[in-house]
């Protein structure tokens, strides 16, 4: 210095020919029980790494940037 792959709740990770942003563990708050453990139920927590642009609409497509891995040089 090129080429590729990854970034999404506090953690692991889903969401694919653009259309309603979620699961599990965790964390709160109630019941079950004398407590705890478990289980049950509900609830809070996201500018989808940034920044633009396309489009009626972008986690999804374009470009420009950052962070890690990996390859080549």
């Nucleotide at each position: 210095g090129g080429g590729g792959c990854a970034g999404u709740a506090g953690c692991u990770c889903a969401a694919u020919u653009g259309g309603g942003a979620g699961a599990g563990c965790g964390c709160c708050u109630g019941a079950a029980u004398c407590g705890c453990a478990u289980u049950c139920a509900g609830g809070a927590g996201g500018u989808u790494g940034a920044g633009a642009g396309u489009u009626c609409g972008a986690u999804c497509c374009u470009c420009u940037u950052c962070u890690g891995c990996u390859c080549c040089a």